[in-house]
Context: one part of a larger RNA
RNA sequence: UGACGGGGGCUCACACAAGCGGUGGAGCAUGUGGUUUAAUUCGAAGCAACGCGCAAAACCUUACCUGGGUAUGACAUACACGGAUUAGCCGGUGGAAACAUUGGUGACGCCCGCAAGGGUGGAACGUGAACAGGUGCUGCAUGGCUGUCGUCAGCUCGUGUCGUGAGAUGUCGGGUUAAGUCCCUUAACGAGCGAAACCCUUACCGUUAGUUGCCAGCGGGUCAUGCCGAGGACUCUAGCGGGACUGCCGUGGUUAACACGGAGGAAGGUGGGGAUGACGUCAAGUCCUCAUGGCCUUUAUGCCCAGGGCUACACACGUGCUACAAUGGCCGGUACAAAGCGUCGCGAACUCGCAAGAGCAAGCUAAUCGCAUAAAGCCGGUCUCAGUACGGAUUGUGGGCUGCAAUUCGCCCGCAUGAAGUUGGAAUCGCUAGUAAUCGCGUAUCAGCAUUGACGCGGUGAAUAUGUUCCUGAGCCUCGUACA
Numbered sequence: 001u002g003a004c005g006g007g008g009g010c011u012c013a014c015a016c017a018a019g020c021g022g023u024g025g026a027g028c029a030u031g032u033g034g035u036u037u038a039a040u041u042c043g044a045a046g047c048a049a050c051g052c053g054c055a056a057a058a059c060c061u062u063a064c065c066u067g068g069g070u071a072u073g074a075c076a077u078a079c080a081c082g083g084a085u086u087a088g089c090c091g092g093u094g095g096a097a098a099c100a101u102u103g104g105u106g107a108c109g110c111c112c113g114c115a116a117g118g119g120u121g122g123a124a125c126g127u128g129a130a131c132a133g134g135u136g137c138u139g140c141a142u143g144g145c146u147g148u149c150g151u152c153a154g155c156u157c158g159u160g161u162c163g164u165g166a167g168a169u170g171u172c173g174g175g176u177u178a179a180g181u182c183c184c185u186u187a188a189c190g191a192g193c194g195a196a197a198c199c200c201u202u203a204c205c206g207u208u209a210g211u212u213g214c215c216a217g218c219g220g221g222u223c224a225u226g227c228c229g230a231g232g233a234c235u236c237u238a239g240c241g242g243g244a245c246u247g248c249c250g251u252g253g254u255u256a257a258c259a260c261g262g263a264g265g266a267a268g269g270u271g272g273g274g275a276u277g278a279c280g281u282c283a284a285g286u287c288c289u290c291a292u293g294g295c296c297u298u299u300a301u302g303c304c305c306a307g308g309g310c311u312a313c314a315c316a317c318g319u320g321c322u323a324c325a326a327u328g329g330c331c332g333g334u335a336c337a338a339a340g341c342g343u344c345g346c347g348a349a350c351u352c353g354c355a356a357g358a359g360c361a362a363g364c365u366a367a368u369c370g371c372a373u374a375a376a377g378c379c380g381g382u383c384u385c386a387g388u389a390c391g392g393a394u395u396g397u398g399g400g401c402u403g404c405a406a407u408u409c410g411c412c413c414g415c416a417u418g419a420a421g422u423u424g425g426a427a428u429c430g431c432u433a434g435u436a437a438u439c440g441c442g443u444a445u446c447a448g449c450a451u452u453g454a455c456g457c458g459g460u461g462a463a464u465a466u467g468u469u470c471c472u473g474a475g476c477c478u479c480g481u482a483c484a
Base pairs, nucleotide, nucleotide: 001484002483003481004480005479007478008477009476010475011474012473013472015468016467019431020430021429022428023427026322027321028320029319030318031317032316033315034313035312042053043052064308065307066306067305068304069303070302073131077130079128080127081126082125088105089104090103091102092101093100094099108121109120110119111118112117133297134296136295137294138293142291143290144286145285146284147282149280154193155192156191157190158189159188160169161168162167173184174183175182199274200273201272202271204242205241206240207239208238209237210236214231218229219228220227245268248262249261250260251259252258324424328383329382330381331380332379333378334377340371341370342369345364346363350359351358352357390421395416396415397414398413399412400411401410437460438459439458440457441456442455443454
């Protein structure tokens, strides 16, 4: 100087408390361990691995296994030699395919030549030799990228001063703040990286613009509808501006600020949300994104192909979904979103089908057309507390879709079947407001789908706390130390 302490002081945080809802019990989905296997490819391991890499494992992917095949190679760059018209296109045979073998057709530039043809070059083929290749090893050789403490308020430097020196001071103290934020004091005076601000979005207004959006007033038309003319008022869209700064007032205090209240205002004290992550820590993670040193491999640890596996299943754990019902289930009627996506696409209307879906096919490169009925809600009816008209697992059977192909191993629909489960032990998690809870909608990946995941969007919409004794973690100061 740090680190540590079942030392002290001050302070903070869904850390506890106060509340609301879960997980832990059930069934299923998914990841992991274990076991099994020819293979169940590999990585990730307390928080910070386990719906993680994987924003899609039937083939492909694919790295694994079994079998078949290949030898300058699937791919790159030269070099030497060689012969031939080889490239490309259409077939045949063997084969599971890769591959092997074979028939037909048949191209380019330049030079010479009347032409036939000849020469040469590029490309292709063969042989040879350099080399290619490796998701092989080392993340404890590395770059890059990332997690984490933590959006915590810290981490440092120059000059000066003090100390023999390591170092100290500044950065401490008194206040204050979300903040090393600001003020005062002061052997310190300044500065940098962080904090804040600048950026995006949301909440209000003005202005400009008026189509594909809008429809108040005017005219026309319809069973009806901005349907048509006209219009820019309104909504909206998207450019540019304004607006919030403790700026103003009161009380306490007055240096900074703070506490409470008020005015004005759409918004009030960082308005809400996002992006943004200091010096560093964990030899944290990644050599399987990529790059890369070294090592290893080179008729194989490379490459091609078929089939299988990554989907196994006495079991254990994590994360979720659906439930156990009446604040509910079912049936009928009826209302209100936002944000996205679409030409290898979205696909209306109509017809067929109980349905999944099919047929035909308009429009749309989209504020124009489509996906697209939002659902919870509201109104009416029914069920009457039961393993039920709750719950939907499992199984049988008949169909549909995608795709070369759904057996291993896809999704969906109809009929039948109708399991566990009656609110969950010890323990444990999330959340302070448009939040929790609850309800549906969309997107990426994608032929299809395992999506209940992930990332977004809106609808309905609470309770509780204004405290810091305790648990956990963190910051500053200080005391101790036989630790570094």
This is a predicted structure of a 484-nucleotide part of an RNA (small-subunit ribosomal RNA, 3' major domain) from a metagenome. The coordinates come from a structure-prediction model, not an experiment, and the mean pLDDT is 82.